[in-house]
RNA sequence: ACCUUAUCAAGAGUGGUGGAGGUACAGGACCUGUGAAGCCACGGCAACCCUCCGGUUUUCCGGAAACGGUGCCAAAUCCUACGACGCGGACGCGAUCGAAAGAUGAGGG
Numbered sequence: 001a002c003c004u005u006a007u008c009a010a011g012a013g014u015g016g017u018g019g020a021g022g023u024a025c026a027g028g029a030c031c032u033g034u035g036a037a038g039c040c041a042c043g044g045c046a047a048c049c050c051u052c053c054g055g056u057u058u059u060c061c062g063g064a065a066a067c068g069g070u071g072c073c074a075a076a077u078c079c080u081a082c083g084a085c086g087c088g089g090a091c092g093c094g095a096u097c098g099a100a101a102g103a104u105g106a107g108g109g
Stems, first nucleotide, its partner, number of pairs: 002108007013042005021031003026080003043073003048069002051064005077101001082098003085094003
């Protein structure tokens, strides 16, 4: 690389450096010289792992904590893309449900 599984409508940014891109891909819609990406420093959010407590009884439920391992800090995973459902005569429309894809954690490999 890839596989399994959980989660994804909440939350949280300043400074330095850098100098034109960024929001995964495509289409849209946005952000951006009032300074993009990347990098650095400090700060913050959250609570997946770790730790602790209770229950249950064998990996599950509830809770606490936030030193440690990750993650994250524009917009719902920014929206859509496929299917179902609802409305509509149809084109189509819908913050309805699911899938796919993606991201992150944990485990495997």
SAM riboswitch aptamer (S box leader), 109 nucleotides, folded computationally. The sequence was found by an Rfam model in a public genome assembly. Of the family's consensus pairs, 97% are formed in the model.